[in-house]
RNA sequence: GCCGGCGUAGCUCAGUUGGCAGAGCAUUCGCCUUGUAAGCGAAGGGUCAUGGGUUCAAGUCCCAUCGCCGGCUCCA
Numbered sequence: 001g002c003c004g005g006c007g008u009a010g011c012u013c014a015g016u017u018g019g020c021a022g023a024g025c026a027u028u029c030g031c032c033u034u035g036u037a038a039g040c041g042a043a044g045g046g047u048c049a050u051g052g053g054u055u056c057a058a059g060u061c062c063c064a065u066c067g068c069c070g071g072c073u074c075c076a
Base pairs, nucleotide, nucleotide: 001072002071003070004069005068006067007066010025011024012023013022019056027043028042029041030040031039049065050064051063052062053061
């Protein structure tokens, strides 16, 4: 340099045909318990990597850029 995959909550990841952004764990609070753990319930937590385009409407489609991973190639 080329090709492919990935980027969504603190972590791990879903998100269907473009139509209200979610789950588990973690955190906080409450319930339960003699107490703790476990269990049950609730709450908080989001620039959907960045910028642009298409569209009535974009996490989803298109383009560019950045980062991570893998493969290939060149030079030394």